[in-house]
A computed fold for a 388-nucleotide RNA from a soil metagenome, annotated as Bacterial RNase P class A.
RNA sequence: GACCGGACGGUCGCUCUCCGUAAGGAGGGAGGAAAGUCCGAACUCCGCAGAGCAGUGUGCCGGAUAACGUCCGGGAGGGUGGAUUCAAGUCCACUCGACGGCUAGUGCCACAGAAAAUAUACCGCCCGUCCGCAAGGCCGGGUAAGGGUGAAAAGGUGCGGUAAGAGCGCACCGCUGCCGCAGUAAUGCGACAGGCAUGGCAAACCCCACACGGAGCAAGACCAAAUAGGGAGGGACUGCGGUCGGAGUGAAAACUUCGCCCGCGCACGCACCGGCUCGGCGCGUCACAACCUCCGGGUAGGUCGCUUGAGCCUCGCAGUAAUGCGCGGCCCAGAGGAAUGACCGUCCCGCAGGAGCAAUCCCGCGGACAGAAUUCGGCUUACAGGUC
Numbered sequence: 001g002a003c004c005g006g007a008c009g010g011u012c013g014c015u016c017u018c019c020g021u022a023a024g025g026a027g028g029g030a031g032g033a034a035a036g037u038c039c040g041a042a043c044u045c046c047g048c049a050g051a052g053c054a055g056u057g058u059g060c061c062g063g064a065u066a067a068c069g070u071c072c073g074g075g076a077g078g079g080u081g082g083a084u085u086c087a088a089g090u091c092c093a094c095u096c097g098a099c100g101g102c103u104a105g106u107g108c109c110a111c112a113g114a115a116a117a118u119a120u121a122c123c124g125c126c127c128g129u130c131c132g133c134a135a136g137g138c139c140g141g142g143u144a145a146g147g148g149u150g151a152a153a154a155g156g157u158g159c160g161g162u163a164a165g166a167g168c169g170c171a172c173c174g175c176u177g178c179c180g181c182a183g184u185a186a187u188g189c190g191a192c193a194g195g196c197a198u199g200g201c202a203a204a205c206c207c208c209a210c211a212c213g214g215a216g217c218a219a220g221a222c223c224a225a226a227u228a229g230g231g232a233g234g235g236a237c238u239g240c241g242g243u244c245g246g247a248g249u250g251a252a253a254a255c256u257u258c259g260c261c262c263g264c265g266c267a268c269g270c271a272c273c274g275g276c277u278c279g280g281c282g283c284g285u286c287a288c289a290a291c292c293u294c295c296g297g298g299u300a301g302g303u304c305g306c307u308u309g310a311g312c313c314u315c316g317c318a319g320u321a322a323u324g325c326g327c328g329g330c331c332c333a334g335a336g337g338a339a340u341g342a343c344c345g346u347c348c349c350g351c352a353g354g355a356g357c358a359a360u361c362c363c364g365c366g367g368a369c370a371g372a373a374u375u376c377g378g379c380u381u382a383c384a385g386g387u388c
Stems, first nucleotide, its partner, number of pairs: 001388004006347007014029006031369001035380002038378005043216004055212005060074005075099001077096008100207002105205002107201003122147002124143005130137002155173006174196001175194003179190004220304004230295005239264004244259006267285004272280003311330003315326004348367004353362003
């Protein structure tokens, strides 16, 4: 890293489907992670003129895929080990990952240190004047090889050179610019020019390129009580008589009409009482009554969504691979306060104890992580024991 992750049988239960009028019968019934809900999709509903800004995410190249921040292959780089070289370096193997841009701009770099980016000088090295018997010291100057500080020190290694040094010179390595060749590309190789400019940090702001609407099966769709709201219609006679008041017509009497109040019931409705095809009594009758019918929204409840799918298995073909294509075969949980369990027997594995020279036997304990809830593709995390 990959795979398995107890096996078989019996009894009693649970859930779903099918058969049956019923009693009952037959069949299916957790995972590699069903987990975290971290990415990517399918599906569903809502939203959506266009453009810009803001925000978030991704970030070497090519491929795979429905899609991805996943996977495969490649490139460049870091780490470890080995080989080689005087050394730097180079080569090989294994391994790691947010791997665009600090030469667009801005900013930051603690402590230590001379100095953290306009370079600089603590110890040291070297030269000179002076002092000192000497060891050495003061001052002035040169240097940046060595030491020291730091996470990081202004190209590296070697040789030459020099007072000591230094790309000061040379070779190699690195770097920059430019050209050529190879490659789909990342990039690599080579030639020429240049002694070297350009420290680190973008998981600092930022710049560049690309992508991005929101909510989630408690999505959503259909059927549909009781009760309380909403709407429409019925109920529901503009009945008769009288007082008063107003208005109109008229000379007046009077007539018409409106309003309030009162009386009557020959009408209707509701409630109550009685001796109930009836009678009594009370209330209401022009508009918000009771009551009846219908319509509509929504709740409880029910049904669908719901498991045939980017599905699983064998074989073949294409491809380095991820993966794709083809032939054949298979149907493999669909609950919804939520089934998938319990007990027993035989065996298996591990551990402890005992018996036995041994093979083996007896006995006891243990067998992980965990548990579907719309469905897929990934990532991450957990996992007794065993195999390769």
The coordinates come from a structure-prediction model, not an experiment, and the mean pLDDT is 78. Rfam family: Bacterial RNase P class A. It is annotated as a ribozyme.